Model confidence (mean pLDDT): 83 of 100. The RNA shown here (SAM riboswitch aptamer (S box leader)) has 107 nucleotides and comes from an uncultured Chlorobiaceae bacterium. It matches the Rfam family "SAM riboswitch aptamer (S box leader)". Rfam's curators write: The SAM riboswitch is found upstream of a number of genes which code for proteins involved in methionine or cysteine biosynthesis in Gram-positive bacteria.
């Protein structure tokens, strides 16, 4: 890079280089010299996968945080497109796709 399949309104940051971006892509909106992106260090969140424990004949449930990811502003930051609902347009509400993410497994 791709496929399938879960999951995404919860939770978690401080220090050093560093020096103007950054939030995926448009479009809003918003973070940033009271210091951004990237790197490094420590921390630390949550439990996907594996691993142990403990139930159970099994499928599997719980729990723990050893190990592999990941993730630590803002719902995936919101929003486009469908579809419902406010008499009707906008707004605004509520579902659902698309897109992205992240994990497993395959190729």
């Nucleotide at each position: 890079c791709u496929a399938u399949c879960a999951u995404c309104c919860a939770g978690a940051a401080a220090g050093g280089c560093g020096g103007a971006g950054g939030g995926a892509c448009u479009g809003g909106c918003c973070c940033a010299g009271a210091g951004a992106a990237g790197c490094c260090u420590u921390g630390g969140c949550a439990a996907c996968c594996a691993u142990c424990a403990u139930u159970g004949c099994a499928g599997a449930a719980u729990g723990a945080u050893u190990g592999g990811u990941g993730c630590c502003a803002a719902u995936u930051c919101c929003a486009c497109c469908c579809c419902g609902g406010c008499a009707a347009c906008g707004a605004c509400c509520g579902g659902g796709a698309a897109c992205g993410a992240u994990g497993a497994u395959g190729g």